[in-house]
RNA sequence: UGCCGGGUCCUACGCGACGCGGUCCCGCCAACCCCGCCAGGUCCGGAAGGAAGCAACGGUAACGGGUCACCACGGGCGCAGUAGGCUAACCCGGCGCAU
Numbered sequence: 001u002g003c004c005g006g007g008u009c010c011u012a013c014g015c016g017a018c019g020c021g022g023u024c025c026c027g028c029c030a031a032c033c034c035c036g037c038c039a040g041g042u043c044c045g046g047a048a049g050g051a052a053g054c055a056a057c058g059g060u061a062a063c064g065g066g067u068c069a070c071c072a073c074g075g076g077c078g079c080a081g082u083a084g085g086c087u088a089a090c091c092c093g094g095c096g097c098a099u
Base pairs, nucleotide, nucleotide: 001096002095003094004093005092006091007090008089009085010084011083012082013081014079015078016077018074019073021071022070023069024066025065026064027063034059035058036057042051043050044049
């Protein structure tokens, strides 16, 4: 100095970590403006029966906490992971040429 290959670089994808949300578990949990079931009482009826429905009870939304197993989303996070790109620069290796 030339060529080739690899790396740093770019793009896509993959894997991982991180962040947020969800599933899951626990706690708590709406006197009424959530659901169910409605004692008592109320209303309709001559009666039989029916209606609405408070409390209680059960459930749930919401809220708090947990697990970090799974799912979804996110990006100037990580991986000489995969493929493609780039030959511009730098680095490494191989082969050759010149001195």
Molecule: Bacterial small signal recognition particle RNA
Organism: Acidobacteriaceae bacterium